[in-house]
Molecule: transfer RNA
Organism: Coriobacteriaceae bacterium
RNA sequence: GGGCGAUUGGCGCAGCGGGAGCGCAGGACCCUUACAAGGUCAAGGCCGCAGGUUCGAACCCUGCAUCGCCCACCA
Numbered sequence: 001g002g003g004c005g006a007u008u009g010g011c012g013c014a015g016c017g018g019g020a021g022c023g024c025a026g027g028a029c030c031c032u033u034a035c036a037a038g039g040u041c042a043a044g045g046c047c048g049c050a051g052g053u054u055c056g057a058a059c060c061c062u063g064c065a066u067c068g069c070c071c072a073c074c075a
Base pairs, nucleotide, nucleotide: 001071002070003069004068005067006066007065010024011023012022013021018055027041028040029039030038048064049063050062051061052060
């Protein structure tokens, strides 16, 4: 330098044009003599950044950034 993949709550992931979700962790309550397990509820992210397309973008296009894998080049 070229190619591919990933980037979404604290963590792990789903969602692939129209409602942003699940699990775990954390919080409140119930249960228990108590703890754990279990149950109920609430909170928490505008989707890595910027621009474009579209009536509408997490999702499509372009550029950039970070991480990973492969290839090439130099020495």